[in-house]
RNA sequence: GGAGUCGGCCGGGCAAUCGCCCUUCACGGGAGGAAAGUCCGGGCUCCACAGGACAGGAUGCCAGGUAACCCCUGGGCGGCGUGAGCCGACGGAAAGUGCCACAGAAAAUAUACCGCCCCUCGCGGGGUAAGGGUGAAAUGGUGCGGUAAGAGCGCACCGCGCGGCUGGCAACAGCCGUGGCAGGGUAAACCCCAUCCGGAGCAAGGCCGAAUAGGGGAACAAUGGCGUGGUCCGCGCUGUUCCCGGGUAGGCCGCUAGAGGUGUGCGGCGACGCGCAUCCCAGAUGAAUGAUUGUCCCCGACAGAACCCGGCUUACAGGCCGACUCCAACU
Repeated sequence: GGAGUCGGCCGGGCAAUCGCCCUUCACGGGAGGAAAGUCCGGGCUCCACAGGACAGGAUGCCAGGUAACCCCUGGGCGGCGUGAGCCGACGGAAAGUGCCACAGAAAAUAUACCGCCCCUCGCGGGGUAAGGGUGAAAUGGUGCGGUAAGAGCGCACCGCGCGGCUGGCAACAGCCGUGGCAGGGUAAACCCCAUCCGGAGCAAGGCCGAAUAGGGGAACAAUGGCGUGGUCCGCGCUGUUCCCGGGUAGGCCGCUAGAGGUGUGCGGCGACGCGCAUCCCAGAUGAAUGAUUGUCCCCGACAGAACCCGGCUUACAGGCCGACUCCAACU
């Protein structure tokens, strides 16, 4: 100097004028890092005093964090990358079932297309799976010996099964012994195993006020009906369900002081936790922050809260900071 990886931050500021909303009415405050998607998890509200089983659904290496999670942190294993790093739908194929198209001789009830060796005048017969071909995958791999030619046929190493020891909380890793051991893959196929799971949702749910038609009809009836996903049992209540028609659509609460922010100390590899200090930072309801001027300058991207919070995913013009990796040159 170049190329890259990871993490963090800004993403308009200041002043004035006019115009909005909130309130504690004061030189008070007023959209985001994603407010987005509605993909997860909760807080909160109601059913409701709410149990068990089955079905169903979700998750899937280990250990932690958290209110909780499919999230985050650390570790293990596997894959990609020279590397910093990144990704993982990561339990089980010896419980069972299914599938592996085409090609190929053959993809499981394993075989012999070419080839190699032996016998035969020839036809043909016997042996073979080392070499070749097909394929994503061909029945452990490499090497040596052996053989008529070969083959775990034997041996060494690797792989695999079984047993043991060491380290680690564990997932796992390493080491030793033993056995020539024999078909593989696939569970993001069904399935098995382990863990977890009531439901509905702020249009939840309450309060006040007002209006109308305490209207009409049908079905079931305690052996019934109803009770916030399905089925059964249990429990509770005693009426329930459907259709037609009429009235209201108003106001208030819920609604923002929080699993809160900031600073700092301690503990921890870390996520994070504990302590102390300090701050109040939107609550609209057909939907509030807009317009103008001046100035600064990186110059304006993606884009607007609607009960709240923790994540994930997606979008983003322009810019800033830190750490690390690789390459080249010079000293």

Record summary:
The RNA shown here (Bacterial RNase P class A) has 331 nucleotides and comes from a Gammaproteobacteria bacterium. Of the family's consensus pairs, 97% are formed in the model. It matches the Rfam family "Bacterial RNase P class A". Rfam classes the family as a ribozyme. Its family is annotated with tRNA processing, ribonuclease P activity and dimeric ribonuclease P complex in the Gene Ontology. The gene name in the source record is rnpB. The sequence is in RNAcentral, with records from ENA. The source organism's lineage runs through Bacteria, Pseudomonadati, Pseudomonadota and Gammaproteobacteria.